[in-house]
Context: one part of a larger RNA
RNA sequence: GAUUGAACGCUGGCGGCGUGGAUAAGACAUGCAAGUCGAACGGGGUGCCUGUAGCAAUAUGUGUUCUUAGUGGCGGACGGGGGCGUAACACGUGAGCAACCUGCUCUGAAGUGGGGGAUAGCCUUUCGAAAGGAAGAUUAAUACCGCAUGUGGUCUCCGGACCAAAGAUGGCUUCGGCUGUCGCUUCAGAAUGUUUGAGAUUGGCUCGCGGCCUAUCAGCUAGUUGGUGAGGUAACGGCUCACCAAGGCAACGACGGGUAGCUGUUCUGAGAGGAAGAUCAGCAACACUGGAACUGAGACACGGUCCAGACACCUACGGGUGGCAGCAGUCGAGAAUCAUUCACAAUGGGGGAAACCCUGAUGGUGCAACGCCGCGUGGAGGAUGAAGGCCCUAGGGUCGUAAACUCCUGUCAUAUGAGAGUAAGCCCCGCGAGGGUAUGAUAGUACCCCAAGAGGAAGGGACGGCUAACUUCGUGCCAGCAGCCGCGGUAAUACGAAGGUCCCAAGCGUUGUUC
Numbered sequence: 001g002a003u004u005g006a007a008c009g010c011u012g013g014c015g016g017c018g019u020g021g022a023u024a025a026g027a028c029a030u031g032c033a034a035g036u037c038g039a040a041c042g043g044g045g046u047g048c049c050u051g052u053a054g055c056a057a058u059a060u061g062u063g064u065u066c067u068u069a070g071u072g073g074c075g076g077a078c079g080g081g082g083g084c085g086u087a088a089c090a091c092g093u094g095a096g097c098a099a100c101c102u103g104c105u106c107u108g109a110a111g112u113g114g115g116g117g118a119u120a121g122c123c124u125u126u127c128g129a130a131a132g133g134a135a136g137a138u139u140a141a142u143a144c145c146g147c148a149u150g151u152g153g154u155c156u157c158c159g160g161a162c163c164a165a166a167g168a169u170g171g172c173u174u175c176g177g178c179u180g181u182c183g184c185u186u187c188a189g190a191a192u193g194u195u196u197g198a199g200a201u202u203g204g205c206u207c208g209c210g211g212c213c214u215a216u217c218a219g220c221u222a223g224u225u226g227g228u229g230a231g232g233u234a235a236c237g238g239c240u241c242a243c244c245a246a247g248g249c250a251a252c253g254a255c256g257g258g259u260a261g262c263u264g265u266u267c268u269g270a271g272a273g274g275a276a277g278a279u280c281a282g283c284a285a286c287a288c289u290g291g292a293a294c295u296g297a298g299a300c301a302c303g304g305u306c307c308a309g310a311c312a313c314c315u316a317c318g319g320g321u322g323g324c325a326g327c328a329g330u331c332g333a334g335a336a337u338c339a340u341u342c343a344c345a346a347u348g349g350g351g352g353a354a355a356c357c358c359u360g361a362u363g364g365u366g367c368a369a370c371g372c373c374g375c376g377u378g379g380a381g382g383a384u385g386a387a388g389g390c391c392c393u394a395g396g397g398u399c400g401u402a403a404a405c406u407c408c409u410g411u412c413a414u415a416u417g418a419g420a421g422u423a424a425g426c427c428c429c430g431c432g433a434g435g436g437u438a439u440g441a442u443a444g445u446a447c448c449c450c451a452a453g454a455g456g457a458a459g460g461g462a463c464g465g466c467u468a469a470c471u472u473c474g475u476g477c478c479a480g481c482a483g484c485c486g487c488g489g490u491a492a493u494a495c496g497a498a499g500g501u502c503c504c505a506a507g508c509g510u511u512g513u514u515c
Stems, first nucleotide, its partner, number of pairs: 001515002004512001006511005013375006019368002026331003030328003035074003040071002043068003047064002050061004081286001091210007100203001106189007113147001115145002123136005152163004167182006212258003219249003224246008261283004265276004288309005311322004339365001341364003347361001348359004378408004388399004412456001414451001417448001427436003459504005464485003470499005480487002
């Protein structure tokens, strides 16, 4: 000098764009953050039309709209968070898998036949303070299970064996059926190529190379290194097991200890290099602590399950409940870090045929000079130079065109009126070309018009040398200053005050950090 997720002191007008719990991965009140589908299913409720009984109240039935606890499907493995662990194929980069998986989506082929038994819900009884259960009766499905078929697939001793499925909702109908959409099941992915293999996306596994400190850590290792066989996995493999052999790593640093998420990047520097890894983006790991599996295409699962532990809460003392390192917010510790805000209008995601619903992702607003950038706090004229302050050799000098005064301007702020773009998709109509309707959180904001009036808007630090900027008074090795040299003991340009000057400026200094 540059830099900063900064803090502290003094000061503080506006706007744009960013940034904002770095410490206790400490504990958390409260609200919200993952639902959706009635076009899979039976039932309940409600409204409307209507039939039957009845004078009526009402009871019961058909149709239909809306709604929904439960069964079922898809999604809760994405998105969001913090930095605990990790020195490792975790990451980066480059290769490999003839050793692999891949729901939804795309393309193609074939099929979607015929049956069965249950179970939530509801009802009855019952246990419990509650959380939550138990028994009986009864019921549906795109829930579950056989049978058939076998395009096709798997295995094969080439004889053969084994493996599927589900319907829903519209239109037409001569009631026989025809047909549209969404589904369900099995299998495969053009061509080139001896066989095998081949869409897209996401993942799994293997390897070369690269990136911390320490030798006051020198030897480490028994599933250890390799083989055979078996098991297991989507798949290779000591991944696991039985047996066999005795190997494997290491001064090119094994093993141990310490520290640490890695990278794109960021800061600095002429570069080489050094330091860092906030925000944004990619990857990995974690979800009160430790362990485990289930379901599933995918998890060993932040707002799922089970076990153990610590902590906290409820309790009728028998027993239960919870997990903010999601968004806000609270306490704590700290030098220190924001609103218990608005909206799904846009972008994106989940569900749904769709309408639509959900979305603290996201889009916005708020707070903070925390940072960068921009603007303003007025402009021009105005004197042998007011008053006042300060200095003085008492003549004067200086603050100083500075003020007053005159003439202007109107940025920002204030007030008036008007007022966006971000929105076109979805949807509806139509065979199609095409046509049509509605939708804005931000926000009465931006922008624009008009009005008044210099009116509302400047401070901080320094002035001995380094280092731009000097005098007077007070003090008297005191009080104090100080980054280094150093200053102060009666004429202090170095302390304190004043005047003046210098440097920056809505900031200026100090402290910390890195180069």
Background
Predicted 3D model of a 515-nucleotide part of an RNA (small-subunit ribosomal RNA, 5' domain) from an uncultured prokaryote. It matches the Rfam family "Bacterial small subunit ribosomal RNA".